The part of an RNA shown here (small-subunit ribosomal RNA, central domain) has 350 nucleotides and comes from Dobera glabra. It matches the Rfam family "Bacterial small subunit ribosomal RNA". The coordinates come from a structure-prediction model, not an experiment, and the mean pLDDT is 87. NCBI's taxonomy places the organism under Eukaryota, Streptophytina, Mesangiospermae, Salvadoraceae, Dobera.

[in-house]
Context: one part of a larger RNA
RNA sequence: UUGGGUGUAAAGUGUCUAUAGGUGGCUUUUUAAGUCUAUCAUCAAAUCCUAAGGCUCAAACUUGGACAAGCAGUGGAAACUACCAAGUUGGAGUAUGGUAAGAGUAUAGGGAAUUUCUGGUGAAGCGGUGAAAUGUGUAGAGAUUGAAAAGAACGCCAACGGCAAAAGCACUUUACUAGGCCGACGUUAACACUGAGAGAUGAAAGCUAAGGGAGUGAAUAGGAUUAGAUACCCCGGUAGUCCUAGCUGUAAACGAUGGAUACUAGGCAUUGUACAUAUCAACCCAUGUAGUACUGUAGCUAAUACGUUAAGUAUCCUGCUUGGGGAGUACAUUCAUAAAAAUGAAUCUC
Numbered sequence: 001u002u003g004g005g006u007g008u009a010a011a012g013u014g015u016c017u018a019u020a021g022g023u024g025g026c027u028u029u030u031u032a033a034g035u036c037u038a039u040c041a042u043c044a045a046a047u048c049c050u051a052a053g054g055c056u057c058a059a060a061c062u063u064g065g066a067c068a069a070g071c072a073g074u075g076g077a078a079a080c081u082a083c084c085a086a087g088u089u090g091g092a093g094u095a096u097g098g099u100a101a102g103a104g105u106a107u108a109g110g111g112a113a114u115u116u117c118u119g120g121u122g123a124a125g126c127g128g129u130g131a132a133a134u135g136u137g138u139a140g141a142g143a144u145u146g147a148a149a150a151g152a153a154c155g156c157c158a159a160c161g162g163c164a165a166a167a168g169c170a171c172u173u174u175a176c177u178a179g180g181c182c183g184a185c186g187u188u189a190a191c192a193c194u195g196a197g198a199g200a201u202g203a204a205a206g207c208u209a210a211g212g213g214a215g216u217g218a219a220u221a222g223g224a225u226u227a228g229a230u231a232c233c234c235c236g237g238u239a240g241u242c243c244u245a246g247c248u249g250u251a252a253a254c255g256a257u258g259g260a261u262a263c264u265a266g267g268c269a270u271u272g273u274a275c276a277u278a279u280c281a282a283c284c285c286a287u288g289u290a291g292u293a294c295u296g297u298a299g300c301u302a303a304u305a306c307g308u309u310a311a312g313u314a315u316c317c318u319g320c321u322u323g324g325g326g327a328g329u330a331c332a333u334u335c336a337u338a339a340a341a342a343u344g345a346a347u348c349u350c
Base pairs, nucleotide, nucleotide: 004321005320006319007304008303012318014201015200016199017198021194022193023192025088026087027086028085031082033081034080035077036076037075038074039073042070049065050064051063052062053061091191092188093187094186096183097182098181099180103177104176105175106174108172109171110154114150115149116148118146119145120144121143125136126135162169163168206247207246208245209244211242215241216240220236222234223233258317259316260315261314262313263312266295267294269292270291271290272289273288274287299306323350324349325348332343333342334341
């Protein structure tokens, strides 16, 4: 490079926006760049193919002919791609009427539990474990019952349920902001898809600065266990966990499944919605549509499985892969306060 792949064998960027680029609805017109076609010139000789010739024949040799992709010129065709111009509405956007929601940011409020502190009652243990001990308690603990404070998390509802690009999001109220879906059916008129580089966002842990610190708890100390026990178990406990402003930029960031579009049996459940029906009302029942699950046909698959939410049938764009180890290492560069991160080999070995 070609070809094959990418759920689990190597391989989908964590996610989104978007530049260049690539690709791109329907109808009519123009041009003729791509495309197709005709013709002409050229593509040294030798070689290859072919006709003949002469060495007795053959090979080899000699003479002639043919072939030739490509490139250039000229003429023609106009279906497809492209270009020019005009239109169109199914893609896409916008407007409009509804609607569901743990979507986001900020604000205010709440109760249960826990711990601490302070009163009352009360009197010998409590706590902990497989069993114990460290620990704690007559300076009155634990238990029980009042007052107060603090921080963190929000039981039931709760679901195979909902929302969000992903990370993620759940006590309640209010304000602001974004997106989706459904229904009518007006408007713009292909405005679309993907997306190298780039930008934004990105759990937990970690870092910087100022706070906060109830519970929990790396490190650490003690008690056990054990041959040992730098562990598992127990009594404590610092950083962290929380908040504000920044940094870091990674995860089994998983559906281990890139995005978009079209097509290809059903059944069943559920969420939103439209319409119809029913009813006192809710339920039930029929159809459509957008999600979310299960089962399953055709097909596909090495198998497992997937199966209208495809891993089926096709098209477009893009990331990545090419035996195991060495190695996500070395070197170098970029980036970061650091820790790290990104890019990323080879010798050697099987």